Background
Predicted 3D model of a 73-nucleotide RNA (transfer RNA) from a Chitinophagaceae bacterium. It matches the Rfam family "tRNA". Gene Ontology term of the family: triplet codon-amino acid adaptor activity. Rfam classes the family as a transfer RNA. The RNAcentral record of the sequence draws on ENA and MGnify. Model confidence (mean pLDDT): 81 of 100.
RNA sequence: GUCUCCUUAGCUCAACUGGCAGAGCUCUAGUUUUGUAAACUAGCGGUUGUAGGUUCGAUUCCUACAGGGGGCU
Numbered sequence: 001g002u003c004u005c006c007u008u009a010g011c012u013c014a015a016c017u018g019g020c021a022g023a024g025c026u027c028u029a030g031u032u033u034u035g036u037a038a039a040c041u042a043g044c045g046g047u048u049g050u051a052g053g054u055u056c057g058a059u060u061c062c063u064a065c066a067g068g069g070g071g072c073u
Stems, first nucleotide, its partner, number of pairs: 001072007010025004019056001027043005049065005
């Protein structure tokens, strides 16, 4: 230089061929216990990397950029 993959909650990851953004862990509260842990219940938490485009509608499609992994030269 070029090709390719990834970027979504504090962490690890889902979201089917475009139609309400979710789970586990963590955290908080409650139940339980003499008390703690465990277990159970509920809750908090998101400009979906950034900026544009297409569309009635974008995490999803297109373009550029940024960061990270890999291949080739």